[in-house]
Context: one part of a larger RNA
Molecule: small-subunit ribosomal RNA, 5' domain
Organism: uncultured bacterium
RNA sequence: AACGAACGCUGGCGGCGUGCCUAACACAUGCAAGUCGAACGGAAUGAGGGGCUUGCUCCUCACUUAGUGGCGCACGGGUGAGUAACGCGUAGAUAAUCUGCCUGAUGAUCUGGGAUAACAUUUCGAAAGAGGUGCUAAUACCGGAUAAGCCCACGACGGCCUUGGUCGUUGCGGGAAAAGGGGGGGACCUUUUGGCCUUCUGUCAUCAGAUGAGUCUGCGUACCAUUAGCUAGUUGGUAGGGUAAAGGCCUACCAAGGCGACGAUGGUUAGCUGGUCUGAGAGGAUGAUCAGCCACACUGGAACUGAGACACGGUCCAGACUCCUACGGGAGGCAGCAGUGGGGAAUUUUGCGCAAUGGGCGAAAGCCUGACGCAGCAACGCCGCGUGAGUGAUGAAGGCUUUCGGGUCGUAAAGCUCUGUCAAUGGGAAAGAAGUGUAUUGCAGCUAAUAUCUGUGUUACUUGACGGUACCCAUAAAGGAAGCACCGGCUAACUACGUGCCAGCAGCCGCGGUAAUACGUAGGUGGCAAGCGUUGUCC
Numbered sequence: 001a002a003c004g005a006a007c008g009c010u011g012g013c014g015g016c017g018u019g020c021c022u023a024a025c026a027c028a029u030g031c032a033a034g035u036c037g038a039a040c041g042g043a044a045u046g047a048g049g050g051g052c053u054u055g056c057u058c059c060u061c062a063c064u065u066a067g068u069g070g071c072g073c074a075c076g077g078g079u080g081a082g083u084a085a086c087g088c089g090u091a092g093a094u095a096a097u098c099u100g101c102c103u104g105a106u107g108a109u110c111u112g113g114g115a116u117a118a119c120a121u122u123u124c125g126a127a128a129g130a131g132g133u134g135c136u137a138a139u140a141c142c143g144g145a146u147a148a149g150c151c152c153a154c155g156a157c158g159g160c161c162u163u164g165g166u167c168g169u170u171g172c173g174g175g176a177a178a179a180g181g182g183g184g185g186g187a188c189c190u191u192u193u194g195g196c197c198u199u200c201u202g203u204c205a206u207c208a209g210a211u212g213a214g215u216c217u218g219c220g221u222a223c224c225a226u227u228a229g230c231u232a233g234u235u236g237g238u239a240g241g242g243u244a245a246a247g248g249c250c251u252a253c254c255a256a257g258g259c260g261a262c263g264a265u266g267g268u269u270a271g272c273u274g275g276u277c278u279g280a281g282a283g284g285a286u287g288a289u290c291a292g293c294c295a296c297a298c299u300g301g302a303a304c305u306g307a308g309a310c311a312c313g314g315u316c317c318a319g320a321c322u323c324c325u326a327c328g329g330g331a332g333g334c335a336g337c338a339g340u341g342g343g344g345a346a347u348u349u350u351g352c353g354c355a356a357u358g359g360g361c362g363a364a365a366g367c368c369u370g371a372c373g374c375a376g377c378a379a380c381g382c383c384g385c386g387u388g389a390g391u392g393a394u395g396a397a398g399g400c401u402u403u404c405g406g407g408u409c410g411u412a413a414a415g416c417u418c419u420g421u422c423a424a425u426g427g428g429a430a431a432g433a434a435g436u437g438u439a440u441u442g443c444a445g446c447u448a449a450u451a452u453c454u455g456u457g458u459u460a461c462u463u464g465a466c467g468g469u470a471c472c473c474a475u476a477a478a479g480g481a482a483g484c485a486c487c488g489g490c491u492a493a494c495u496a497c498g499u500g501c502c503a504g505c506a507g508c509c510g511c512g513g514u515a516a517u518a519c520g521u522a523g524g525u526g527g528c529a530a531g532c533g534u535u536g537u538c539c
Base pairs, nucleotide, nucleotide: 002537003536005535006534007533008532009531012385013384014383015382016381017380018378019377020343025341026340027339029338030337031336034071035070036069039068040067042065043064045062046061047060048059049058050057051056078296079295080294087221088220089219090218091217092216093215094214097213098212102209103208104207105206106205107204108203109202110144111143112142113141119134120133121132122131123130124129150175151174152173154171155170156169157168158167159166160165161164180201181200182199183198184197185196188195189194222268223267224266229259230258231257234256235255236254237253238252239251240250241249271293272292273291274290275286276285277284278283298319299318300317301316302315321332322331323330324329349375351374352373353372357371358369359368360367361366388418389417390416391415398409399408400407401406422480424475425474426473427472428471432466437461438460439459441457442456443455444454445453483528484527487524488509489508490507494523495522496521497520498519504511505510
C1' cells in the first nucleotide's frame, strides 16, 4: 500500500460497485424451457345458418386446448470437485474433418401405400402406470419415378502441388431426394369450391460463404530425488475394423522396441488465462466480481435421440441417502433464483417486471424467459456531501492545574447578524420508447390485375417494473446528525491523581519495587474522521 474480509467501539445522507473464501454437506416450498391451430385429426364452450322427425343432424366462424407432428431443450444460468494435461496460453496445421438455423447461386417439389396416438370400449394395479380390441389424420412413416449437381467403382486428358492429393474436362456402369401450408383472382374445365393463374412461405438436391466445432503439432505452464528406474497395446510395421476425421483408437499377425538425470515413473498440491495487488523497475504474490477457455451436475458406468450431448432441471443400470405404500411396488436429485437446516470468525429478499437489452418458438399478434432490468438487506469497499457561517473579551460560569500571582480549555460558549446543503413536510415532474399493432392516406415492387402480398413514408390512437423515483420549487428551523484509537523512543502529541515488580502495559527496545510523560482515571495536546482501531493474509 492492498483486501470478496472478520472482530471491538461508534454511526447522518447519497451515487456506483460488491456480498458462503468454510460442508462439490443435506434440502421443505414456489418459480428457473417452452412454443407453433398458417403441419394434423378430434373434443368442449359460444354465436350464426340450413335440414327439420322439435331435439337430433350438417355447415361456417370465434375461443380454449389433451394428443400426433415440427423447432428449441447441446443456448442462457451455476460451481471449481476432478485435472500437472495439447487442460490452458501463444503460434501454426487439417492435402485427415463436420457444421442445424442464416446468406448467395443453380435445379427440382412427380406418383402411390400401409399404419398409429388422440377418441371409444375393456382388463390389471393402492398408486406410479401398463395391456387388449375397434376407428382416424398429417409437413409422422414406407415404396416407386426422375438425377443438372452429388456418392461409389473402372478409365482417358490437362493444370497445380506439401506424404499421393486437389481442381477442371470427359467415357461407361451402379446408387441415394422431396411436403405441403396461408392469401387473392375469376377468363377456361367446373359444383359452393377445387383444378388453373398469381403471390408469400415451407420442403429436397448440389455448390459457395459465414458462424460454430472436432483433431494434430512447436514453445511455455507448481513442489518433492528423503520418488531412479518406468513400460506389454507397451514402441514400430502389415492387413482389417471403426470414426465426420489422421492415429494401437480397436483386432489379428510380425519385429523388439519406446521413455528417462535436458528429471521418466511415483507422490503432494492446483482449474488455466486476460487480468488483480504490490513494486521505480526487474520481480514477488494472486486468479472474488467482469471476459475467454476447460471440467462437472447425488456417486460410478452406459448408450439413445440429434447438425451438435455421451445431455444440470432427458433415458437405462448399479450404489448411498430421503420420501410414499394397501408391503406387491413406486418417487426424488437447488454446484439455477429466492429460501431452510448444518458447518463457520463470516456473506443478503421464499421481492417487482418482461418496460429496456438479449434468447427460444411463431407469418405475425404474441407466449415463455429467477438470463436480464430493477427494488430490498449489509459502512463490505470506493467516491462525494453534511453535522453550520460571520461577529463576539467582563478573556463569563465551570473543569483541570498552580510557585496561589496566575495559567489553560478559549472566540471556544453565551449573545448578536446570517445561510439553508442533507434529513422532514407539501406541490410539480422526467429521460430511459425504438418499435409493434389498428385505422387513414401516398409512392415503389411482384403480377393478367387498380386483388392479395411485400418494402418504404404521412396522420391519429396504443407500450415504463423501477416510480410519483431522479430532478425542480416552496415551507419552517441551527434546529435532527461525531466518534475512535493514540500521546517513553521509533512516531506528531504532557501534566495531575491513584497504584507501588502489585494491578497491569507491550509491535521492538522495554515500563511498574512511593515523586511512573510507558499501568488506571481525569484535564489537555497531536492524528484520522462516518468512521477509527485490532486481527488475518500478500507485496